[in-house]
Overview
Predicted 3D model of a 359-nucleotide RNA (Bacterial RNase P class A) from an uncultured Gammaproteobacteria bacterium.

RNA sequence: GAAGUCGGCCGGACAGUCGCUGUCGCGCUUGCGCGGUGGAGGAAAGUCCGGGCUCCACAGGGCAGAGUGCCAGGUAACGCCUGGGGGGCGUGAGCCCACGGAAAGUGCCGCAGAAAACAUACCGCCGAUGGCCGCUGCCCAGGCAGUGGAUCAGGUAAGGGUGAAAAGGUGCGGUAAGAGCGCACCGCGCGUCUGGCAACAGGCGUGGCAGGGUAAACCCCACUCGGAGCAAGGCCAAAUAGGAACCCCAUGGCGCGGCCCGCGUUGGGUUCGGGUAGGCCGCAAGAGGCGUGCGGUGACGCGCGUCCCAGAUGAAUGACUGUCCACGACAGAACCCGGCUUACAGGCCGACUUCACUC
Numbered sequence: 001g002a003a004g005u006c007g008g009c010c011g012g013a014c015a016g017u018c019g020c021u022g023u024c025g026c027g028c029u030u031g032c033g034c035g036g037u038g039g040a041g042g043a044a045a046g047u048c049c050g051g052g053c054u055c056c057a058c059a060g061g062g063c064a065g066a067g068u069g070c071c072a073g074g075u076a077a078c079g080c081c082u083g084g085g086g087g088g089c090g091u092g093a094g095c096c097c098a099c100g101g102a103a104a105g106u107g108c109c110g111c112a113g114a115a116a117a118c119a120u121a122c123c124g125c126c127g128a129u130g131g132c133c134g135c136u137g138c139c140c141a142g143g144c145a146g147u148g149g150a151u152c153a154g155g156u157a158a159g160g161g162u163g164a165a166a167a168g169g170u171g172c173g174g175u176a177a178g179a180g181c182g183c184a185c186c187g188c189g190c191g192u193c194u195g196g197c198a199a200c201a202g203g204c205g206u207g208g209c210a211g212g213g214u215a216a217a218c219c220c221c222a223c224u225c226g227g228a229g230c231a232a233g234g235c236c237a238a239a240u241a242g243g244a245a246c247c248c249c250a251u252g253g254c255g256c257g258g259c260c261c262g263c264g265u266u267g268g269g270u271u272c273g274g275g276u277a278g279g280c281c282g283c284a285a286g287a288g289g290c291g292u293g294c295g296g297u298g299a300c301g302c303g304c305g306u307c308c309c310a311g312a313u314g315a316a317u318g319a320c321u322g323u324c325c326a327c328g329a330c331a332g333a334a335c336c337c338g339g340c341u342u343a344c345a346g347g348c349c350g351a352c353u354u355c356a357c358u359c
Base pairs, nucleotide, nucleotide: 001355002354003353004352005351006350007349008348009347010346012324013323014322015321016320017319018318020039021038022037023036024035025034026033027032028031041330045341046340048339049338050337051336052335053229054228055227056226065225066224067223068222069221070084071083072082073081074080085099086097087096088095089094100220101219105218106217107214108213109212122160123159124156125155126154129153130152131151132149133148134147135146136145137144138143139142168186169185170184171183172182173181187209188207189206190205191204192203193202194201195200233281234280235279236278243272244271245270246269247268248267252266253265254264255263256262288307289306290305291304292303293302294301295300325328
């Protein structure tokens, strides 16, 4: 210098003016004015996972259902994070992996292929053994011995071919040809020892050796999980209607009517409770931010100091002007928090890797 890997951070700046909104103070005409002060994000998003909080349910156990799935640790908890193991990719920094069980059972495996799983045989190889055919020799009815053919039975799975995948791999021996048939190494199972908390790794011995794949197919094993969600839930509480208790009235009230009689109709008052509209709380001091010390490889934990940092409910956080630059992406809270995932113009910092060159 070039190419890359990982981690962290920023994501228009400054000034002025006019607005919106939370809160504090003051003033009054009680919903306005003045002044001070706060006012979106790294993802506020998707609502995928976990928890707090609230209400309901709940003796204990089991079934069903859902989820998770190498080991250890962190955490309030997790499907998250950290460290480690194993496998895969990369020259490397590093990245990716639902990574328990298919030698419990069941199911499925298109096309091709002989065969996709109680194994089997298309081409090929062999044809030792038993036949068949030919030749030679011997005894000579017909057999016997030798030899050749690849003709039948048969043997074989080394090689070819099919496939994503074909009953361990490489080599030597062996054989008629072959084959764990025998042996060495690798692989696998079992036993044992060593290291490690463990996953696992390594060593030794032993068995020629189980037998395809698929469990985000059923299933088996282990572990976890009650339901609903801030429109949760709680408090205050009009008008109207209805309800309960107590007291009073039957000579009352109302209507017809000028009045009486008469007829029709109807109780009155006080208190209380539920609950609607409406208002308030929940609701912003928290598994909180920043700094620092200590413990830990780390995630993280503990201590000290310091800060208060949106809280609406038609729901605010905007607009304009000026100056400047590299000309500004994805996107906006609605109970809160921890994660994951997804979107993102551009820029900055740190650590590391590979290559080339120079000293």
Rfam family: Bacterial RNase P class A. Rfam classes the family as a ribozyme. From the family's description: Ribonuclease P (RNase P) is a ubiquitous endoribonuclease, found in archaea, bacteria and eukarya as well as chloroplasts and mitochondria. The sequence was found by an Rfam model in a public genome assembly.